[in-house]
RNA sequence: GCCGCCAUCGUCUAGCGGUCUAGGACGUUUGGUUCUCAACCAAGAGAUCGGGAGUUCGAAUCUCCCUGGCGGCA
Numbered sequence: 001g002c003c004g005c006c007a008u009c010g011u012c013u014a015g016c017g018g019u020c021u022a023g024g025a026c027g028u029u030u031g032g033u034u035c036u037c038a039a040c041c042a043a044g045a046g047a048u049c050g051g052g053a054g055u056u057c058g059a060a061u062c063u064c065c066c067u068g069g070c071g072g073c074a
Base pairs, nucleotide, nucleotide: 001073002072003071004070005069006068007067010026011025012024013023018057028044029043030042031041032040050066051065052064053063054062
């Protein structure tokens, strides 16, 4: 330098154009239970989906550019 893949709550991830004001697990907060802790039970907070542009009536989802990561070839 060229090619390919990936980028979603703190972490891991679901999502394949409209039923989603993005769901789940772990973690976390509050309450219950307990002499206390753990475990368990209930409830809550938490991502406008890496950034920008485009296509579309409608985009996390399709296209392009950029950024970052991983892999391959030189």

This is a predicted structure of a 74-nucleotide RNA (transfer RNA) from a Patescibacteria group bacterium. NCBI's taxonomy places the organism under Bacteria, Bacteria candidate phyla. The sequence is in RNAcentral, with records from ENA.